This is a predicted structure of a 111-nucleotide RNA (Guanidine-I riboswitch aptamer) from Actinobacteria bacterium UBA4719. Its Rfam family is "Guanidine-I riboswitch aptamer". Rfam's curators write: This family represents a conserved RNA structure found upstream of the ykkC and yxkD genes in Bacillus subtilis and related genes in other bacteria. The function of this family is unclear although it has been suggested that it may function to switch on efflux pumps and detoxification systems in response to harmful environmental molecules. Rfam links the family to the GO term regulation of gene expression. The sequence was found by an Rfam model in a public genome assembly. NCBI's taxonomy places the organism under Bacteria, Bacillati, Actinomycetota, Actinomycetes.
[in-house]
């Protein structure tokens, strides 16, 4: 350089929008109740490969156990510890109530 794996799962946030509340308008002077409204701050919802974080899982170090072996080498549980980079990016289609930085997708393409 060229293929291929790692890229699973919670809990949150950027952002997302309107099913349900909540709010704001009408019927209506008031309160039920129907209707409109997300060009309503929210609370519920949805949410990141290129956001955060924890677990899991992958590999190394130590350390006790057990197997195995004359002995060493060496298999496994378990307990602590380190590591796990990097990442420009559409149009377009889906899904849900509905949208999106969700999912096609670390794709196309670009450097």
């Nucleotide at each position: 350089g060229c293929g291929g794996g790692g890229c699973g799962c919670g809990u949150c946030u950027a952002g997302g929008g309107u099913u349900c509340c909540g709010c704001c308008c009408c019927u209506u002077c008031c309160g039920c109740a129907g209707g409109g409204g997300g060009a309503c701050u929210g609370g519920u919802c949805c949410g990141a490969g290129a956001g955060a974080u924890g677990c899991a899982a992958g590999c190394g170090g130590u350390g006790u156990c057990a197997c195995a072996u004359c002995g060493g080498c060496g298999u496994g549980a378990c307990a602590u510890u380190g590591c796990u980079c990097c990442a420009c990016g559409g149009c377009g289609g889906g899904a849900u109530a509905a949208a999106a930085g969700c999912c096609c997708g670390g794709g196309a393409g670009g450097c």